[in-house]
Description
The RNA shown here (transfer RNA) has 74 nucleotides and comes from a Bacteroidia bacterium. It matches the Rfam family "tRNA". The family's RNA type in Rfam is transfer RNA. Its family is annotated with triplet codon-amino acid adaptor activity in the Gene Ontology. About the family: Transfer RNA (tRNA) molecules are approximately 80 nucleotides in length. The coordinates come from a structure-prediction model, not an experiment, and the mean pLDDT is 80.
RNA sequence: GGCCACAUAGCACAAUUGGCUAGUGCUUUCGCUUGAUAAGCGAAGGGUUAGUAGUUCGAGUCUACUUGUGGCUA
Numbered sequence: 001g002g003c004c005a006c007a008u009a010g011c012a013c014a015a016u017u018g019g020c021u022a023g024u025g026c027u028u029u030c031g032c033u034u035g036a037u038a039a040g041c042g043a044a045g046g047g048u049u050a051g052u053a054g055u056u057c058g059a060g061u062c063u064a065c066u067u068g069u070g071g072c073u074a
Stems, first nucleotide, its partner, number of pairs: 001073007010026004019057001028044005050066005
């Protein structure tokens, strides 16, 4: 240099063929429970879906480019 894959919450991951208000577990905060912890139960908080533009009635999903990470190849 060429090619491929990936990027979603603090962490790990879902989201079917483009169609609900983007969810689950852990973590965090609060409450219940306990003599006090742990465990358990309940509730809440937390996201410019890496970025920019495009296609579409509608984009996390499709297209182009950029950035980053990993891999293959001369």